[in-house]
RNA sequence: UAUCGACACAGGCACCCUCGUCGUAAGACGAGUCCGCAAAGCCACGGGACUCCGCCGGAGUCAGCCGGGCCACCGAA
Numbered sequence: 001u002a003u004c005g006a007c008a009c010a011g012g013c014a015c016c017c018u019c020g021u022c023g024u025a026a027g028a029c030g031a032g033u034c035c036g037c038a039a040a041g042c043c044a045c046g047g048g049a050c051u052c053c054g055c056c057g058g059a060g061u062c063a064g065c066c067g068g069g070c071c072a073c074c075g076a077a
Base pairs, nucleotide, nucleotide: 004075005074012037013036017032018031019030020029021028022027035064041070042069043068045067046066047065048062049061050060051059052058053057
């Protein structure tokens, strides 16, 4: 360094739900909450699910659905 992931160390993120804002919507953001997560950090490239439309084509959402790519804390076996 790579692989790997401990009853380790220091931490981190924050499901559902509630309130507010934005959006036609899926949903996003902020605060509370904390189900869980060793990438639950980032990317819409592939698959999938969802929303919308002038509808069989197009626009969008989801990375905490899966695959893949990039970056990364710690250092036991």